A computed fold for a 93-nucleotide RNA, annotated as THF (Tetrahydrofolate) riboswitch aptamer. The coordinates come from a structure-prediction model, not an experiment, and the mean pLDDT is 80. Of the family's consensus pairs, 94% are formed in the model.
C1' cells in the first nucleotide's frame, strides 16, 4: 500500500426466575438530558425524567395460597445477529 477481519449501542430466539392481572408495565405524543466500536464526525436506534391521550384476559382448586393462562411485561443465562465514514488495531501479501 492492497486485501480479509475483530469490536458498541441495541434486536432475535430459547431457557429461568420475578412482576402485574384490585392495571404498573408496554406501546404512544411533546419537551428536557444522558450513553452509544479505541479516537474524531455522523446516522440510527437506546436509555432517563416530567408532562398528555390511549389502553387490557381471564378461568380453576383453596386454609394460607397455588395451577394454567394473559401482558408488543421485568431482569439474568445461552444462542444468533450488528452501525456509517476517517484514523486506530489483528491477520495475510
Nucleotide at each position: 500500500a492492497a486485501c480479509a477481519g475483530a469490536g458498541u449501542a441495541g434486536g432475535g430466539a430459547a431457557g429461568a426466575u420475578g412482576c402485574g392481572u384490585u392495571a404498573a408495565g408496554u406501546g404512544u405524543u411533546a419537551a428536557g438530558g444522558g450513553a452509544u466500536g479505541g479516537g474524531g464526525a455522523g446516522u440510527g436506534g437506546c436509555c432517563c425524567u416530567u408532562a398528555g391521550a390511549c389502553g387490557a384476559a381471564a378461568g380453576g382448586a383453596u386454609g394460607a395460597u397455588c395451577c394454567u393462562g394473559c401482558g408488543a411485561u421485568a431482569u439474568c443465562u445461552u444462542u444468533c445477529u450488528u452501525c456509517u465514514u476517517c484514523c486506530g488495531c489483528u491477520g495475510u501479501u